RNA sequence: CCAGUUUCCGGCGAUGGGGUUCGCCGUUAACCGCCUUAACAGGCUGAUAACUCCUACAGAACA
Repeated sequence: CCAGUUUCCGGCGAUGGGGUUCGCCGUUAACCGCCUUAACAGGCUGAUAACUCCUACAGAACA
């Protein structure tokens, strides 16, 4: 100096926050949803990576 592995740390997993677990990445990275259209334009689902709680939103019923 180059490459690989491990640990620690940090970041990320389509819309907010907390807890737990899992996965991915190391700033040249992980990640950045779907449908229609040649393009422009238009339309649609979900607050989770998964579980759970809170908040926001939507629907129904009751007071």
The RNA shown here (Fluoride riboswitch aptamer (crcB RNA motif)) has 63 nucleotides and comes from a Candidatus Auribacterota bacterium. Its mean pLDDT, the model's own confidence on a scale to 100, is 79. Of the family's consensus pairs, 100% are formed in the model. The organism belongs to Candidatus Auribacterota, within Bacteria.